[in-house]
RNA sequence: GCCGCGAUAGCUCAGUCGGUAGAGCGUCGCCAUGGUAAGGCGAAGGUCACCGGUUCAAACCCGGUUCGCGGCU
Numbered sequence: 001g002c003c004g005c006g007a008u009a010g011c012u013c014a015g016u017c018g019g020u021a022g023a024g025c026g027u028c029g030c031c032a033u034g035g036u037a038a039g040g041c042g043a044a045g046g047u048c049a050c051c052g053g054u055u056c057a058a059a060c061c062c063g064g065u066u067c068g069c070g071g072c073u
Stems, first nucleotide, its partner, number of pairs: 001072007010025004019056001027043005049065005
C1' cells in the first nucleotide's frame, strides 16, 4: 500500500426484505421474607464510531474517515 470482518444501553451481544431500536447481565424502585439471598413486577439508561449522499423514510443502501482484528504484497 491492497483486501476482508467488526464498531448498537455500563458490560456481552441480537436486530430478517429500509418503516417509531431490543435481549441477557448489571443499576434503581416496588412486592414478597422476622431478615438476607434467590424469586416476581416495573423503571431508568442509546448522536446505532464519525462526515456526507440516496430515499417520503437509513442501525440497515452508497462514498469517505477513524479505531480494532485478520489476510496479502
Transfer RNA from a Candidatus Saccharimonadota bacterium, 73 nucleotides, folded computationally. Its mean pLDDT, the model's own confidence on a scale to 100, is 81. Rfam family: tRNA.